A computed fold for an 87-nucleotide RNA from Mesobacillus persicus, annotated as c-di-GMP-I riboswitch aptamer. The organism belongs to Mesobacillus, within Bacteria. It matches the Rfam family "c-di-GMP-I riboswitch aptamer". From the family's description: GEMM was predicted in a large-scale screen for bacterial structured RNA regulatory elements.

[in-house]
RNA sequence: AACAGAAAAAGGCUAACUUGUUGAAAAGCAAGGGCGCAAAGUCACGGGUCUAAGGGGUAGAAAUCCUAUGAUAGCCGGAUUGCCUGG
Numbered sequence: 001a002a003c004a005g006a007a008a009a010a011g012g013c014u015a016a017c018u019u020g021u022u023g024a025a026a027a028g029c030a031a032g033g034g035c036g037c038a039a040a041g042u043c044a045c046g047g048g049u050c051u052a053a054g055g056g057g058u059a060g061a062a063a064u065c066c067u068a069u070g071a072u073a074g075c076c077g078g079a080u081u082g083c084c085u086g087g
Base pairs, nucleotide, nucleotide: 003086004085005084012037013036017032018031019030020029021028022027035074041080042079043078045077046076047075048072049071050070054067055066056065057064058063
């Protein structure tokens, strides 16, 4: 150093749900909460998924369909950095 995570320690993150708040929404943020996580740290690069404000199509209207430049890193892959123990 590659690699591994059985046991241990120091700690870390925080699903659902609730409240507040931002947002058109998906969702984000803060507090509570606790399902889990050894990268559940970081990056939307590839694929997936969610949303559709704006734009476009159809339509008399109501409505409906398409579209990411929005979102997701706790969907998968990739890139990159890193704690402890073993080695």